[in-house]
RNA sequence: GAGUUUGAUCCUGGCUCAGGAUGAACGCUAGCGGCAGGCUUAAUACAUGCAAGUCGUGGGGCAGCAUGGUGUAGCAAUACACUGAUGGCGACCGGCAAACGGGUGCGGAACACGUACGCAACCUUCCUUUAACUGGAGAAUAGCCCGGGGAAACCCGGAUUAAUACUCCGUAACAUUAUGAAGUGGCAUCACUCUAUAAUUAUAGCUCCGGCGGUUGAAGAUGGGCGUGCGUCUGAUUAGGUAGUUGGCGGGGUAACGGCCCACCAAGCCUACGAUCAGUAACUGGUGUGAGAGCACGACCAGUCACACGGGCACUGAGACACGGGCCCGACUCCUACGGGAGGCAGCAGUAAGGAAUAUUGGUCAAUGGACGCAAGUCUGAACCAGCCAUGCCGCGUGGAGGAUGAAGGUCCUCUGGAUUGUAAACUUCUUUUAUUUGGGAAGAAACCCCCGAUUUCUAUUGGGGUUGACGGUACCAGAUGAAUAAGCACCGGCUAACUCCGUGCCAGCAGCCGCGGUAAUACGGAGGGUGCAAGCGUUAUCCGGAUUCACUGGGUUUAAAGGGUGCGUAGGCGGGUUGGUAAGUCAGUGGUGAAAUCUCCUCGCUUAACGAGGAAACUGCCAUUGAUACUGUCGGGCUUGAGUACAGAUGCUGUGGGCGGAAUAUGACAUGUAGUGGUGAAAUACAUAGAGAUGUCAUAGAACACCGAUUGCGAAGGCAGCUCACAAAACUGUAACUGACACUGAGGCACGAAAGUGCGGGGAUCAAACAGGAUUAGAUACCCUGGUAGUCCGCACUGUAAACGAUGAUUACUCGCUGCUAGAGGGCAACUUUUAGUGGCUUAGCGAAAGCGAUAAGUAAUCCACCUGGGGAGUACGCCGGCAACGGUGAAACUCAAAGGAAUUGACGGGGGCCCGCACAAGCGGAGGAGCAUGUGGUUUAAUUCGAUGAUACGCGAGGAACCUUACCAGGGCUUGAAAGUUAAGGAAUGAUAAUGAAAGUUGUCAGUCAGCAAUGACCUAAAACUAGGUGCUGCAUGGCUGUCGUCAGCUCGUGCCGUGAGGUGUUGGGUUAAGUCCCGCAACGAGCGCAACCCCUACCAUUAGUUGCCAGCAUGUUAUGAUGGGGACUCUAAUGGAACUGCCCGCGCAAGCGGUGAGGAAGGUGGGGAUGACGUCAAGUCAUCACGGCCCUUACGUCCUGGGCUACACACGUGCUACAAUGGCUAUUACAGAGGGCCGCUACAUAGUAAUAUGAUGCAAAUCUUCAAAAAUAGUCUCAGUUCGGAUUGGGGUCUGCAACUCGACCCCAUGAAGCUGGAUUCGCUAGUAAUCGCGCAUCAGCAAUGGCGCGGUGAAUACGUUCCCGGGCCUUGCACACAC
Repeated sequence: GAGUUUGAUCCUGGCUCAGGAUGAACGCUAGCGGCAGGCUUAAUACAUGCAAGUCGUGGGGCAGCAUGGUGUAGCAAUACACUGAUGGCGACCGGCAAACGGGUGCGGAACACGUACGCAACCUUCCUUUAACUGGAGAAUAGCCCGGGGAAACCCGGAUUAAUACUCCGUAACAUUAUGAAGUGGCAUCACUCUAUAAUUAUAGCUCCGGCGGUUGAAGAUGGGCGUGCGUCUGAUUAGGUAGUUGGCGGGGUAACGGCCCACCAAGCCUACGAUCAGUAACUGGUGUGAGAGCACGACCAGUCACACGGGCACUGAGACACGGGCCCGACUCCUACGGGAGGCAGCAGUAAGGAAUAUUGGUCAAUGGACGCAAGUCUGAACCAGCCAUGCCGCGUGGAGGAUGAAGGUCCUCUGGAUUGUAAACUUCUUUUAUUUGGGAAGAAACCCCCGAUUUCUAUUGGGGUUGACGGUACCAGAUGAAUAAGCACCGGCUAACUCCGUGCCAGCAGCCGCGGUAAUACGGAGGGUGCAAGCGUUAUCCGGAUUCACUGGGUUUAAAGGGUGCGUAGGCGGGUUGGUAAGUCAGUGGUGAAAUCUCCUCGCUUAACGAGGAAACUGCCAUUGAUACUGUCGGGCUUGAGUACAGAUGCUGUGGGCGGAAUAUGACAUGUAGUGGUGAAAUACAUAGAGAUGUCAUAGAACACCGAUUGCGAAGGCAGCUCACAAAACUGUAACUGACACUGAGGCACGAAAGUGCGGGGAUCAAACAGGAUUAGAUACCCUGGUAGUCCGCACUGUAAACGAUGAUUACUCGCUGCUAGAGGGCAACUUUUAGUGGCUUAGCGAAAGCGAUAAGUAAUCCACCUGGGGAGUACGCCGGCAACGGUGAAACUCAAAGGAAUUGACGGGGGCCCGCACAAGCGGAGGAGCAUGUGGUUUAAUUCGAUGAUACGCGAGGAACCUUACCAGGGCUUGAAAGUUAAGGAAUGAUAAUGAAAGUUGUCAGUCAGCAAUGACCUAAAACUAGGUGCUGCAUGGCUGUCGUCAGCUCGUGCCGUGAGGUGUUGGGUUAAGUCCCGCAACGAGCGCAACCCCUACCAUUAGUUGCCAGCAUGUUAUGAUGGGGACUCUAAUGGAACUGCCCGCGCAAGCGGUGAGGAAGGUGGGGAUGACGUCAAGUCAUCACGGCCCUUACGUCCUGGGCUACACACGUGCUACAAUGGCUAUUACAGAGGGCCGCUACAUAGUAAUAUGAUGCAAAUCUUCAAAAAUAGUCUCAGUUCGGAUUGGGGUCUGCAACUCGACCCCAUGAAGCUGGAUUCGCUAGUAAUCGCGCAUCAGCAAUGGCGCGGUGAAUACGUUCCCGGGCCUUGCACACAC
């Protein structure tokens, strides 16, 4: 810096990622070299070999080897024996080394380590310098030899022997000790110098004669020992620890101080600045990371410490309490003759085991270093090299240039083609690092030593030559050949660079976080392509960073986690003005130290780099010293403003203890009085005729104090209220008399601390947990009611917690204003004003994430305390402390989640509020729900009952016509380039007739026919082939288009500006008004768009124009009669164009918009009535079966043809309708009045036949001409309340019509039959006027029709609306919200 909490926002806050690193491991892959690194685990156990020896110039000797000599055998070569004579040397005595070097990190929280000092309290072999000495004597012992024991390891006895082994004597000091004198120095014990006396103490020889040694001192160097300051992990759920403990006197011991050890004496010592205890850990230079401060680590290299199978102990020695020495105990392993012995890889290799994991039983002493030696030299798993491992860092390579037909192949696409892989390849040419091969070939080597010189008194120094290489025939150099020998890994949803196809289908899987996967996955798996790094790439683990997420640098605490309930006060922290001293802190200079390596800079060496070398700088630290004195500290002097005191005043529900009062309540007594009272939403339990409740009088009891009373007052907080008395305390105001910084805060500590609760004793009126009963309820362990015990009250003693809140610690200072209240003081009273203390409201700057805070800060600063560090687990568990108990205080972890949270925003929602609207309710009228039938749906059934539609917004819906067809479904029979369309080529006219078979489709045949055009060719048919087809198969959640609904509701937005960190707001809110976001006024808004309205159509009125098929007033003709005819345009009407209505006028109200009016006028009055018209959007709403379309699926079938069946099934359930149940009616008869439509495969007048459906004949009309053409109503009659003269289902019989065909399965007519049904439960639907209701007519589809449906048309023609409380839906404002897939 990013991702992740939300619909979005800001903040808080955690989780996660990108970076760097590693002694790493794992997966895939692998060409070379250089430099480095390589058991982090079992300080587990170890086979085998090696890792410490050396000196014969210390010694006795001589086992083995070599040389010489002698002897024997032999011709000789030679063999054997003897000989320490020589080189040399096993074992032995002796000296030095073995305490170094090498390994490991067990232990240890400590003077172990780091750093700086100190030792007047110490040691130091070998080395250097210097002084002195190196005389004499003696006794042993190993070895060797002899003997013995034992399995062995080894041991015992005897004899003999040497030394630089051991002992004694002599000499000796500037050595040591004791005593004394003098001087100097020091912080002290004391030290040093000089001096006197006395005492004590030493040795080793060898030799090539050059030398090498030995002893005693002094000094140096080196290495050690000891002491001290400071630094050095976590835990207080470890708070007290300690008897040699702390100190002293005396002694012992040590190289040396010291309770190091001992005897005695005293009672100390450590600890909140964390003792003790527990856990963990070698420490450091440094390493990783980081801007730094820090944090983490302490492999390799270097310094120190500790350890050497576990534990203990000492010996030797200059040095050890000793890795490859000893003794003892223990565990383990091995040998054994069972008696007894041996051993210690945390040395180098190596083995086993453990483990994710870590190498060769290699070479050489050539170099460097070490031990011994005079030296030659010997030894050296130290070291130098090599081997193994991509473990890391660094370097190189796997080729360079040209090359487009942009090849083939792959992949993708909108697929005759294009894009990409990709200049990539092929091909041409060039180069040769590396690999291969041939040849040459180092540096590291200089010494010691030997030879020859030079200088030099000695010691010593130096020149030349010779000798010495494990690595290694290695590095390196040159030649040759030839692109020849050499690329992978991870990733591609966002973070994060990189995208497509296929497969899969919440499966398989991925995933660091968010999250992907449920049929179109850039997230899984594969492929193509791409991105990143590259001999590596990823993953895992760990550390730092990001994380300012423990905040010193550099955070917070009103509401996000976080102020202790409050006060007093200890330690501690911090502290007013002035002056002087000091110099601890502080600052500066100088000196010492801060090992080397590392880091940084410069230069240099390996071809470069890594790596290495030289130099510089740095090492921010510590110590010492000199100086400065502003600030802090410290020690003095002085000051008054902080703080306190004194005096005066005044205040208050401040505290404690007494006394008193009235109202109310309850109870008791008496009286009056009678049937209820009480209680609730409604009731009941309860009380009451044994007299309640009510009323009155009296008495008793306990508790609380109405009004005043407040947004008031007091108190540290909790808290405090009738009146009064006593005692006690306090802040405040005034004066400025006294003290003179005495102040502030406050870990622990102490005290106070509501309510509830606990103990003991009282008290007990009211109220009231628990409990009982009654209700409510699905239940009701509740809410409501009737009762009721602890308790509530008092005294004493506990408890110690609260949303103990201002969710805001205490103190001090500073910082705009306005306006209240309380208590004082001043200005003479009042008004007004000044000031102090307190208590409220609003507000500026500022602060804050915002809400908000704002002199009573959450502003600006200072001091001190308390507390916080993601959510849950959990204020839980364990431990401890407190408590009589209840419980309180302190207070985790495992595990789990990617959030949890704060403030604000927009919506949605609320059995929140305000305003308003709608046939929403109400007021009415008529229905549905009951019956029969029609129709649709569910269900069931079926071979199939094709499919879709399913709350409102499916269900007389798609379907505006299922007997075949339709038809998509089922059974059976057929076809396969196909039932239909296109292209190419071939043949044939087309076509007609006919036979067999079949249910048909079809299949198999026979005969006839020979087109048009001049031709090219065209139309049609046939069979074949190819490219094509076809699918009512799936996905409406991949889509277009269309549609439903909210809703004809009044809303939905934008530009600019302004406000807000932002989401957003404003505008659009407010006051009015409207059917309306309609208009007006106001306003940080001003404008605009889509909606509203208007413009369009029908209708209501008028005018103009036009006048046939319509009309007929007047004129004329004709008829029994009719606009039938001539004619007419007046009227009706038709159909085109105009007019008309705008709150325009009047009155009232109103700022206006507008509203009201039986207003005027007008055909119509306040959008006149109706229609078309449906904003942004919502429901992943509906439709892949109207159509179109992506993807998927089928292809002798999921395509297509045919016959028959089914979609019409039927116990049942629901929706929508029709007809009724009758008298406002039925029936019979007579007689009127429409509109809008339709009509030639049609409507049909009229006539005839038939009871009728219809039939036959016939006429008009492609229609304002002909035709279809009304019913209710009206008039008259009848029926008389009944299952009827209501109702018409069902069934029987007979017919008509359509059609290839009415069986499944049509309609209609006639006769007969005559079911249910007497107005319909809960509930529910429509409608506000030409509406409801009621009456008929027409049309589409259509051969016919299941139409009672749908869409239209006219006739007759009501009732009611007080009103907006309630139900439903909607709009605006506001409020709450833990909702946002939004109740």